[in-house]
RNA sequence: CCAUGAAAAAGGCAAACUAGAUGAAAGUCUAGGACGCAAAGCCAUCGGUCUAACGAGUUGUGUAAAAUCAACCCUAUGAUUGCGAGGCCGUCGAA
Numbered sequence: 001c002c003a004u005g006a007a008a009a010a011g012g013c014a015a016a017c018u019a020g021a022u023g024a025a026a027g028u029c030u031a032g033g034a035c036g037c038a039a040a041g042c043c044a045u046c047g048g049u050c051u052a053a054c055g056a057g058u059u060g061u062g063u064a065a066a067a068u069c070a071a072c073c074c075u076a077u078g079a080u081u082g083c084g085a086g087g088c089c090g091u092c093g094a095a
Stems, first nucleotide, its partner, number of pairs: 004093002012037002017032006035082001041088003045085003048080003055074001057072004
């Protein structure tokens, strides 16, 4: 230095849930709280997954024709790095 991860040491992060805030939602943030994590540190690059605001379509309602409203369905530019892969930066030293 690269790989690697134990019955080691120093530490770190924080699931579910609760309260508040925020958002159309998925979700996120803050505080409490610990299921767990050797990268559960950072990055939405690829794939997967979640949501469907805006937008498109169909049907119904309604009408002179419309608008409006409701339902169904498509759609990411939104989200997820504690889903998988990839990239970057890292603590320690048993085998």